[in-house]
Molecule: transfer RNA
Organism: Deltaproteobacteria bacterium
RNA sequence: GCUGGUGUAGCUCAACGGGCAGAGCAGCCGGCUUGUACCCGGCAGGUUGCAGGUUCGACUCCUGCCGCCAGCU
Numbered sequence: 001g002c003u004g005g006u007g008u009a010g011c012u013c014a015a016c017g018g019g020c021a022g023a024g025c026a027g028c029c030g031g032c033u034u035g036u037a038c039c040c041g042g043c044a045g046g047u048u049g050c051a052g053g054u055u056c057g058a059c060u061c062c063u064g065c066c067g068c069c070a071g072c073u
Stems, first nucleotide, its partner, number of pairs: 001072007010025004019056001027043005049065005
C1' cells in the first nucleotide's frame, strides 16, 4: 500500500431485509435477614467512533476519515 472484519451504557454483547435504542454484569435505592451475602423489585446510565449523503424515517444503506483485529504484497 491492498483486501476483509469490527467500533452501540463503566464492561461483555443484542437490535435479522430501514420504523420506540435493549439485555446481563457492575453502580445506586428499596424489600428479605438479628446483620452480611445470596435472592427479589425498582432506578439511573447512550451525540450508536467522527463528518457528510440518501430517505417521511438511519445502529442499519452510500461516501470520506479515525481506532482496533486478521490476511496479502